This is a predicted structure of a 75-nucleotide RNA (transfer RNA) from Candidatus Lloydbacteria bacterium RIFCSPHIGHO2_01_FULL_54_11. Rfam family: tRNA. By type it is a transfer RNA. The same sequence occurs in records of 4 taxa. The prediction has a mean pLDDT of 81.
RNA sequence: GCUCUCGUAGUUCAAUGGAUAGAACGGCUCACUCCUAACGAGCUGAUACAGGUUCGAUUCCUGUCGAGGGCACAA
Numbered sequence: 001g002c003u004c005u006c007g008u009a010g011u012u013c014a015a016u017g018g019a020u021a022g023a024a025c026g027g028c029u030c031a032c033u034c035c036u037a038a039c040g041a042g043c044u045g046a047u048a049c050a051g052g053u054u055c056g057a058u059u060c061c062u063g064u065c066g067a068g069g070g071c072a073c074a075a
Stems, first nucleotide, its partner, number of pairs: 001071007010025004018055001026044005048064005
């Protein structure tokens, strides 16, 4: 340099054109307990960025950024 895959919550993963983007762990509050833990109830928080297509985009297309893999490397 070329090419492929990926980027969603603090973390690990779903959702692949349509609904309020969902779960587990985590964090906070409450309840329980002599106290703590566990269990229970509630709350919290995310689509890398910018455009495009579409009635509608996390999903499809383009570019940029980032992570990983493969190929090549003349000077």